[in-house]
c-di-GMP-I riboswitch aptamer from Firmicutes bacterium UBA5435, 94 nucleotides, folded computationally.
RNA sequence: UAUAAGAAAGGGCAAACUUGUCGAAAGGCAAGGACGCAAAACUACGGGUCUAAAGCCGCCAGGAGGGUCGCGCGAUGAUAGCCGAGUUGCCGGA
Numbered sequence: 001u002a003u004a005a006g007a008a009a010g011g012g013c014a015a016a017c018u019u020g021u022c023g024a025a026a027g028g029c030a031a032g033g034a035c036g037c038a039a040a041a042c043u044a045c046g047g048g049u050c051u052a053a054a055g056c057c058g059c060c061a062g063g064a065g066g067g068u069c070g071c072g073c074g075a076u077g078a079u080a081g082c083c084g085a086g087u088u089g090c091c092g093g094a
Stems, first nucleotide, its partner, number of pairs: 006091001012037002017032006035081001041087003045084003048079003055073002057070002059067002
């Protein structure tokens, strides 16, 4: 110096849930609150997972304008605290 690894110290983040708010929803944001986390910091690049609006298809109705119908299709939406990948960071015993 690089890789691997994580004692101590100083600390950091914040699951579920509650309230408010945005959203069609998943979910996000803020406050409270701590299940946990050595990257539970950042990035939707790859995979997985979640939702299913617009639109499409079917069905119903029908003079015209339609429907609050469907275990239907459908991410361009979401998830970084699902995994991988990339970038960055505190401490200094073994």